[in-house]
RNA sequence: UCGGGUGGCACGCCGAAUCCUGCCCCCACCCGAUAGAGACCAAACCAGCGGCAGGACCCGGGGGAACCAAUUUCGGGCGCCGAACCAAGGCGCCCUAGGGGUGAAGCCGCCUAGUGCGGCCGGGCAUUCCCAGCCCGAAUCCGACAGCUCACCUCGGAGGCGUGGGGAAGGGCAACU
Numbered sequence: 001u002c003g004g005g006u007g008g009c010a011c012g013c014c015g016a017a018u019c020c021u022g023c024c025c026c027c028a029c030c031c032g033a034u035a036g037a038g039a040c041c042a043a044a045c046c047a048g049c050g051g052c053a054g055g056a057c058c059c060g061g062g063g064g065a066a067c068c069a070a071u072u073u074c075g076g077g078c079g080c081c082g083a084a085c086c087a088a089g090g091c092g093c094c095c096u097a098g099g100g101g102u103g104a105a106g107c108c109g110c111c112u113a114g115u116g117c118g119g120c121c122g123g124g125c126a127u128u129c130c131c132a133g134c135c136c137g138a139a140u141c142c143g144a145c146a147g148c149u150c151a152c153c154u155c156g157g158a159g160g161c162g163u164g165g166g167g168a169a170g171g172g173c174a175a176c177u
Stems, first nucleotide, its partner, number of pairs: 001033008011162004018056007025048001058157006068147001075095007098145001099142004106120005111114001121137005127169005
């Protein structure tokens, strides 16, 4: 260098974010290399949480009848249609104080008004419960608009990290007999 083969992670936390298949690139190891046997067979150390595409009777979200509930029809800007002009009305685009979605990520009070303090409440810390201790209460999307909701329609399956004190209950796996 070429050919072939087998592989490329383990234990956990927040979160719906997990599993599978194919191809490609890269990496690791093994066998062999001019005889045509371009070998056959084989299995372990080692080595990517890679890219693209697809799937899952798996996980999560949104829209969406009747019944029930509700009765708050509310904002700003631009353009076009309408129209003799204006107006009503309609369509398209943009914005975010109203309203709504995902999420535990909310409510109230105080004043030195700070990304402050306090209270209530919500969430997390290796199956669950109790005690103790520690920590979080962000961000973002829709775009004036959506209650619940069968059928039905549709979307997502990221990202960021490293715990282990006590007691009780329960479960799984492996080995041996």
The RNA shown here (c-di-AMP riboswitch aptamer (ydaO/yuaA leader)) has 177 nucleotides and comes from Frankia sp. AgKG'84/4. The sequence was found by an Rfam model in a public genome assembly. Lineage of the source: Bacteria > Bacillati > Frankiales > Frankiaceae > Frankia. Its Rfam family is "c-di-AMP riboswitch aptamer (ydaO/yuaA leader)". Its family is annotated with cyclic-di-AMP binding and regulation of gene expression in the Gene Ontology. The prediction has a mean pLDDT of 75.